A computed fold for a 1471-nucleotide RNA from an uncultured Bacteroidota bacterium, annotated as small-subunit ribosomal RNA. It matches the Rfam family "Bacterial small subunit ribosomal RNA". The RNAcentral record of the sequence draws on ENA, Greengenes and SILVA.
RNA sequence: GAGUUUGAUCAUGGCUCAGGAUGAACGCUCGCGACAGGCCUAAUACAUGCAAGUCGUACGGGGGGUAGCAAUACCCUUAGUGGCGGACGGGUGCGUAACGCGUACGUAACCUACCCUGGAGAGGGGGACAACUGUUGGAAACGACAGCUAAUACCCCGUAAUGCAGCGGCUACACAAGUAGACAGUUGUUAAAGCAGCAAUGCGCUUCAGGACGGGCGUGCGUCUGAUUAGCUAGUUGGCGGGGUAACGGCCCACCAAGGCGACGAUCAGUAGCUGGUCUGAGAGGAUGAUCAGCCACACGGGCACUGAGACACGGGCCCGACUCCUACGGGAGGCAGCAGUAGGGAAUAUUGGGCAAUGGGCGAAAGCCUGACCCAGCCAUGCCGCGUGGAGGAAGAAGGUGCAUCGCAUUGUAAACUCCUUUUCUGCGAGGAUAAAUGCCGGUUCGGCCGGAGCUGAAGGUAUCGCAGGAAUAAGCACCGGCAAACUACGUGCCAGCAGCCGCGGUAAUACGUAGGGUGCAAGCGUUGUCCGGAUUUACUGGGUUUAAAGGGUGCGCAGGCGGACUGGUAAGUCGGCGAUGAAAUGCGGGGGCUUAACCCCACGCGCUGUCACCGAUACUGCCAGCCUUGAACAAGUUGGAGGCAGCUGGAAUGAGUGAUGUAGCGGUGAAAUGCGUAGAGAUCACUCAGAACACCAAUUGCGAAGGCAAGCUGCUACGGCUUCGUUGACGCUCAGGCACGAAAGCAUGGGGAGCAAACAGGAUUAGAUACCCUGGUAGUCCAUGCCGUAAACGAUGAAGACUCGCUCUAUAUUCUCUCGAGUAUGGGGCUAAGAGAAAUCGAUAAGUCUUCCACCUGGGGAGUACGCUCGCAAGGGUGAAACUCAAAGGAAUUGACGGGGGCCCGCACAAGCGGUGGAGCAUGUGGUUUAAUUCGAUGGUACGCGAGGAACCUUACCUGGGCUCGAAUGCGCGUGACCGUCCGUGAAAGCGGAUCUCUCUUCGGAGCACAAAGCAAGGUGCUGCAUGGCUGUCGUCAGCUCGUGCCGUGAGGUGUUGGGUUAAGUCCCGCAACGAGCGCAACCCCUGUGGUUAGUUGCCCCCGCGUAAUGGCGAGCACUCUAACCAGACUGCCUUCGUAAGAAGCGAGGAAGGAGGGGACGACGUCAAGUCAUCAUGGCCCUUACGCCCAGGGCUACACACGUGCUACAAUGGCCGGUACAACGGGUUGCGACACAGCGAUGUGAAGCCAAUCUCUUAAAGCCGGUCUCAGUUCAGAUCGGAGUCUGCAACUCGACUCCGUGAAGUCGGAAUCGCUAGUAAUCGCGCAUCAGCCAUGGCGCGGUGAAUACGUUCCCGGGCCUUGUACACACCGCCCGUCAAGCCAUGGGAGCCGGGGGUGCCUGAAGUCGCAGUUAUCCUGCGCCCAGGGCAAAACUGGUGACUGGGGCUAAGUCGUAACAAGGUAGC
Repeated sequence: GAGUUUGAUCAUGGCUCAGGAUGAACGCUCGCGACAGGCCUAAUACAUGCAAGUCGUACGGGGGGUAGCAAUACCCUUAGUGGCGGACGGGUGCGUAACGCGUACGUAACCUACCCUGGAGAGGGGGACAACUGUUGGAAACGACAGCUAAUACCCCGUAAUGCAGCGGCUACACAAGUAGACAGUUGUUAAAGCAGCAAUGCGCUUCAGGACGGGCGUGCGUCUGAUUAGCUAGUUGGCGGGGUAACGGCCCACCAAGGCGACGAUCAGUAGCUGGUCUGAGAGGAUGAUCAGCCACACGGGCACUGAGACACGGGCCCGACUCCUACGGGAGGCAGCAGUAGGGAAUAUUGGGCAAUGGGCGAAAGCCUGACCCAGCCAUGCCGCGUGGAGGAAGAAGGUGCAUCGCAUUGUAAACUCCUUUUCUGCGAGGAUAAAUGCCGGUUCGGCCGGAGCUGAAGGUAUCGCAGGAAUAAGCACCGGCAAACUACGUGCCAGCAGCCGCGGUAAUACGUAGGGUGCAAGCGUUGUCCGGAUUUACUGGGUUUAAAGGGUGCGCAGGCGGACUGGUAAGUCGGCGAUGAAAUGCGGGGGCUUAACCCCACGCGCUGUCACCGAUACUGCCAGCCUUGAACAAGUUGGAGGCAGCUGGAAUGAGUGAUGUAGCGGUGAAAUGCGUAGAGAUCACUCAGAACACCAAUUGCGAAGGCAAGCUGCUACGGCUUCGUUGACGCUCAGGCACGAAAGCAUGGGGAGCAAACAGGAUUAGAUACCCUGGUAGUCCAUGCCGUAAACGAUGAAGACUCGCUCUAUAUUCUCUCGAGUAUGGGGCUAAGAGAAAUCGAUAAGUCUUCCACCUGGGGAGUACGCUCGCAAGGGUGAAACUCAAAGGAAUUGACGGGGGCCCGCACAAGCGGUGGAGCAUGUGGUUUAAUUCGAUGGUACGCGAGGAACCUUACCUGGGCUCGAAUGCGCGUGACCGUCCGUGAAAGCGGAUCUCUCUUCGGAGCACAAAGCAAGGUGCUGCAUGGCUGUCGUCAGCUCGUGCCGUGAGGUGUUGGGUUAAGUCCCGCAACGAGCGCAACCCCUGUGGUUAGUUGCCCCCGCGUAAUGGCGAGCACUCUAACCAGACUGCCUUCGUAAGAAGCGAGGAAGGAGGGGACGACGUCAAGUCAUCAUGGCCCUUACGCCCAGGGCUACACACGUGCUACAAUGGCCGGUACAACGGGUUGCGACACAGCGAUGUGAAGCCAAUCUCUUAAAGCCGGUCUCAGUUCAGAUCGGAGUCUGCAACUCGACUCCGUGAAGUCGGAAUCGCUAGUAAUCGCGCAUCAGCCAUGGCGCGGUGAAUACGUUCCCGGGCCUUGUACACACCGCCCGUCAAGCCAUGGGAGCCGGGGGUGCCUGAAGUCGCAGUUAUCCUGCGCCCAGGGCAAAACUGGUGACUGGGGCUAAGUCGUAACAAGGUAGC
C1' cells in the first nucleotide's frame, strides 16, 4: 500500500496478501563452471581403521646388518630408564539466569614450563631401581620372588646471593589499620648434569632479577518469561583466632554477635550456552546466536584426587552406577560430543578418499618422525555468482494444433522449414610439470633466515590454461492467468469431482474445478511447506487510545513513589564541551587490488562499531546545600447558606383493625368475568379507640453532600461550603500503586416490629398451552437496633489538580455601587453558541478545546468475567483471572430505503349508508383431485380458475393405440431428365404400395413454369431451459410520483431542490425558502357524446306544391326540418356577492345547451414482482435424426366418489299464462343475408324477388301499456332428468352437435360461517347485434339501445395507497431478524473414586574411592580410627505431568422438536 464487516458511507478493529531472509525439507525438472555450506532430531548406541607422539647428540641392554682373523668400529631397529609433549590442536552445547558472558576497571591479594635480556655459578661423593637373567602364579588381563646394571633418574657434603624467612630502624602510599620500597645492617636456610665435536664451540643444567606470553581472583554496569511464585536465609550475615591456597575470602574450622536479601521483584518455577555478529527495518526496534572468531561448560552418568609450570585432565588414574563385550566363572576389558563409517531416530544433512607438497603444531642439534589440525579431491542445484542451450535473414503468413464461423477468418507465428554465419560449450587430438617453494647446501652479511647462487622435492594433477579440427552440433523447465496481482478462450463436469493465502468459486453456457490451445512471470531452476523481520502507528520511546467503537477504579483519605511557585548564593550528581584510553580480528561502508567478469578473496588504506572508563572545563536547566519572598496552600476575624450527618421529642392527613350505633342486599373487581367479602348483617355512614409506615401543599429547569444519598415540625450535638477583610505561617503543595474508610437495593445473622405494599405460594381468569401479563388473597422482606455483605446502567456511561482560550441568556448564595428598574464581583446550578475539537452524533470556561503533573484502564468477536489456584465472606457470593478450541468478523456513528399491533395529514365503493348478488338448489363452464393407453400443454394469493380458447364430432391436436415413410409433409439454391397433372384398376381402415392409360407449356431464345429420380448444401421438432433472451402482457396504479444540470451543505454515503404554510383530482397552483432551472409523469393536445352554425343532399328526410294507393316518401318536385359527416363556434371562475396577500374556496345569482375537469374513452412515469409467455412469433445454448421428425385411421382432450371459482335459470303475484297493442340503437350480409308465397304444430323445407347494400335483407325488439285468467300450492311457480318422434349442418352427430314437437316434471319456498359489485343515465332490469363459425355445446366475450332507482351522517374501525415525522438489531428489507431448552454427530476442555510417572527439597540410616587429620617410638609405604562425601535405602509432605468409570458446562455442524424472549410502543418498553 491492497483485499475483507455495509444496500451504500465514515471511522474503529481484527484477519489476509504483495517484500526480504533461511544450515532448510518436499514436488516437478536439470547443460557447465567458480566460491561457499552440509545431523537443527537421539549429549542415542557404536563394528572397523586412523586422529600424539618424539628424542640413541641423556642411559644400559636386546635383535639385525656392514667391515675386520678378532678385539672392536660403524649403520639400522627397538621394549625399558630418563626428558619434553599428551592442559595445545580437534568435537559438542548437556548443564548453566551465573561475575557464565559482554564492557570498563582493580589485583599494594597472585602464578606463569618452553622464549628473550641481564647477574652469579656448575666442586666432591654415594646407594639404588627397571630393562636383563633365573624360578614361579594366572584362561586372560596382569603379576610375585631372587639376582645383575647405566644415566641429564635419585641422595649426601661443600660453596652462595640483591633469593627466601626472622629481627631492627628509614621513606613512600592522604590519615588509622596495613602494605611496599631501598638498606650502613644482623641471624638462619636453600643449587647444579651432562652430551656432541679433534678443536673452536654448540646444545643443555643451577640460582637470582627483569621482560614477554598465558592465566587465577575481585568489582561497577548490562544480560529471557511467570506475582495464579511474596516472603527467603543457620555457614546463613559479620567479627576474633586458626587451617588451607599461587593468591584474597565462611573457601574450611572453633568461638562470639544476630544479622543478611526482598515490590528498584528476593525465593521458587519455566526456558536458554554468552558475545563479535547474522536477518529484517527509514530508523527506533524486533528476531536470532549454523558456518568464521573470542569466552565458558562438557567428554558414558556421578564423585575423587594424583602427576605437572599448567588438569581435577575427550583418545591418563581410582571408585560407584547403567550398558556392551571376553571368560576356563576365579576374574577381566571398554567409552567416536576427534576423521571417515554403522545402526537408530527423523521431513532431513556427504567418502570407512589422497597427501603431509603448502600453513600450523609436538619432539629432536639436525636429517627427520608424527599430525583425519590442515591442504586437496569425492557426493548433494543446499545457497550465492557467472556462462550456455545459438545469431542474422526468411510469408506460401506452409502443414499440424486451437478458437470462431456462411465461403472463410484469427492465433500459434519469423516461430518452423530454408539460406548464410558463429563455435562460448561439447567431442577428438596436441601443448601445458604453469603457480602457490622453499627449508636444507654454498657464499656474503648491516647478524634480521637479511641478500645472492647452484641443485632436489608437488597430494591436488596431465588439473587450470592454451592451440588445432569437427559440427547448431550436446543442453528448458516450473508455477500462474476471478480480485488483490502481470496474464483468456474452448471443451468436460454439474454444490458432484474438486479449488482456496483472504474475499470466495462449483446446483447445465465456470476467464476460479479438470484438460487443451494461447498468454504472463521467473529460469537451471520453479513452486509448495515451515520459521523470522517487515508491512502492523496492531504494545505506539520515536509513534496510539479510554462520552457512545475495547478502555476512568463506585467514592474519598492517604504512606511509599512521581511531579512541584518567586529570588539569591554555593556545589557540579544529571546535562553540555574538549582531550585521552578502550570498543580483538573477521564482518559493515568508502577507496584500491587479484581471479577473463561476478560471487569470492586481498590491502601495515580510511571510516564506522551509535558503548564504557579516566582527566580537564562550562553552569542555562534539573538535582543537592544555605538564605530569603508571598502569589499556591493553610490559619484567623466578620458574615452567611443549605432535604449535609447523628440523636431525642412532637404532629396531622390517609390506610387498616377493634368496639358501638344507623341501616339493607349487595360489595368488590375486570376488556368481560370469576375467585373473594356479605342476611351469623357486609359495603355505606357516624362516634370513639389502637397500630405501624410514609410525610400532600410548600416544590422549582431549587438546595446540600466526596460518592452512595438526603424532604413533616422542634431541640441538642456535629461536619462543611461561599463571600468580605488582607491580620498570621511561609511552598507547608498536587497526584497517589499497596493500605484504610465510606458505600443504593437485594441478601445473611440475632432480637424487636409488622398498618400498607409485596418475591415465593394459593385460587380465579385469559390462552392451543399460560408455571406470565389481569384479578382475589398472601409469607419472607420492606421498618428499628446491632453485626456482616461490598456489588449496580454505583452514569455526566466523561479520574483528580492547575493554567489559558469570543459572546448571549436564565437561576441559587454572598457582596459592592446606585439604591426604583438595574449594573458589577466571587462561588455554584442550567440553556444557546464562536474559535477549536470530534468518525459522526455532539462537546464547547461545569470542554470531549490548548497545555502541564500524577493515578487507573484498553489492545478482534466468542469461549468468559468462566475454569484452576490464591484470598475475603456465616452463606449467597466477591476480588484476582487464564487456556484449548472456534469465527472473519464482532462493534460505533451517521445515510437511503423498507417495516411497525409508532404518531400526524390526506385519498380510494376502503368502511359506513343503501341497492342487488355469491355462498344453499339444478344446470352450464373452468380448475384441483382421481381415473385412464391418453385424459396434450401452459396459467396457480391478490395479479390462475366462462384464463391462452373470438367456436376440440374428423380436421384443429400438440396426447394415446395401431398402420406406414426416411434428404423426408412444406420452402430455397444448384445439377439432370421431360414430362407432370388427370383418368382407371388391384390391395388396404386410410395413408401408402403396385399397375394401366395419357403425355408438355411460355419465351425477349438468355431462360422461366411444372413434375420426377438420384444425390448435395440443407430440412424438421408444440422436445428442454421464460432462471440465458427479444418482443408482447399483467400488477402496484391513472397512484402522483420518479429524476437530472448547475450551485450550496456534508470527510463521505448523501442532502438541498422535491421539505415548510396554504390549495388541488394532481409534485395542480400560490406564498416562503440556498437554491435556480429542466426532464419523464399530471393536465392539455386525440376520439365518442351533449348545443348551435356553415358546407353538402343520396340510398336519408317530407315543411310547402303536385301525382298515386285500401294503406305507406310509393312517385315527381324540394333540401326547410330530422338525419348523415366534415369543418367551425362554445366554458375561461370571464361577470356578481362573501372569505383569502395569492392560489383558490363557498354561494348560488346572471347568462348559457352545458359551470367550475360537463360525461365517457384512448393514453400507464422511474421502477417492483428472476411475475407470465421458448405452445403466437423471434432467438442463444442443449437434446432427437429409419425418430422426440413426417403421413394416416380410430380413440382421447367431453372420463367422475369428490372439492373450489365464474355464471345461467329459479324458488314466484312488482309474478306465470293467454289475447291485443307501442317505441330503439349498434352492427352483419354473395360459398352470403334472404323478402314474399306455399307445406309443416314446429325446428325447417320447396320455389323465389331484391341486395356487394343510409337503397334489399337479417329485423317481429323486449320489458312496457290494455284486457283476461291463475290465488299462495312444490302450484297454471320452476324447469333438470328421462322416453318417443323429428329438423338442420356436415364424408361422418355412437363416444361427442344444436334445434323442434309430444310426453315426463327432479332439486328448489330466498340460502350457515363468510363474501362480491355499484355513487347516475350508475345499480337493477329488458331485449338486440357482432366476432369466431359447416354446425355448435354462447348461459361465455365484445358492443348496442329501452326502462330506470336508493344512499353517502361521516373517516373511529377493516383493506389498499400518498406525504411528513419517529424507532429499528430489518436491507432476500416483517412472509424480515432472532433466543433458549431438548434430540443427533464431531471437537477441545474443567471436576473426578483413583491409577501411573517426573524433577527438586527435607529428616534419618548406610556409605566406595580419595584428600586431610590423628594413632601405630622413627614412617616413603603399610595398618587402624575419624571428618567430609558419590551412590544406595527408609519416611512424611509439597510441586508438576499423563491417564480414568462417571459427570459439568462450552464450541462447531443447509433444511429435526418445542415455544416466541429480544429488535417497531416487538404487541407486558427494554436493560